[in-house]
RNA sequence: GGGCGGAUAGCUCAAUUGGUAGAGCAUCGGCUUUACACGCCGGAGGUCACAGGUUCGAUCCCUGUUCCGCCUACCA
Numbered sequence: 001g002g003g004c005g006g007a008u009a010g011c012u013c014a015a016u017u018g019g020u021a022g023a024g025c026a027u028c029g030g031c032u033u034u035a036c037a038c039g040c041c042g043g044a045g046g047u048c049a050c051a052g053g054u055u056c057g058a059u060c061c062c063u064g065u066u067c068c069g070c071c072u073a074c075c076a
Base pairs, nucleotide, nucleotide: 001072002071003070004069005068006067007066010025011024012023013022019056027043028042029041030040031039049065050064051063052062053061
């Protein structure tokens, strides 16, 4: 340099052919306990990496950029 995959909640990850984005853990509140843990119930938390484009409508399709991982070529 070239190719492939990935970037979504604090962390790890889903999202079935484009139609209002979810789970587990964590966190907060309540119940339970003498208290803690466990358990149960509920809540909050997202510019879907960034910038454009297509579309009535984009996490999803197209282009570019940034970052991460893997493979490969060249030089030495």
Transfer RNA from a Nitrospirota bacterium, 76 nucleotides, folded computationally. The organism belongs to Nitrospirota, within Bacteria.